[in-house]
RNA sequence: ACAGAAAAAGGCAAACCCGUCGAAAGGCGGGGGCGCAAAGUUACGGGUCUAAGCGCUUGCGGCUGCAAGCGGAUGAUCGCCGGACUGCCUGAC
Numbered sequence: 001a002c003a004g005a006a007a008a009a010g011g012c013a014a015a016c017c018c019g020u021c022g023a024a025a026g027g028c029g030g031g032g033g034c035g036c037a038a039a040g041u042u043a044c045g046g047g048u049c050u051a052a053g054c055g056c057u058u059g060c061g062g063c064u065g066c067a068a069g070c071g072g073a074u075g076a077u078c079g080c081c082g083g084a085c086u087g088c089c090u091g092a093c
Base pairs, nucleotide, nucleotide: 002091003090004089011036012035016031017030018029019028020027021026034079040085041084042083044082045081046080047077048076049075054071055070056069057068058067059066060065
């Protein structure tokens, strides 16, 4: 470097529930266990999700505004796919 059939030491932890942070997507902690051989790390490329703030349009108000719609990451996701880095066991060489 290659493979994951069987086995062992073990590892991680979806939905859902509780707490907490966040505008949201979602994160973190506890319970839980659908699954995972990189479900370890990394938002680098693509995808997807969100839209507080921002921009545009319309309406209302008559004035440091309000509401609705649309747009769009700087936000999120590595358990969507790919890339990069690292690693346990077994097999085979």
This is a predicted structure of a 93-nucleotide RNA (c-di-GMP-I-GGC riboswitch aptamer) from an Anaerolineales bacterium.
Of the family's consensus pairs, 95% are formed in the model.
Model confidence (mean pLDDT): 84 of 100.
The source organism's lineage runs through Bacteria, Bacillati, Chloroflexota, Anaerolineae and Anaerolineales.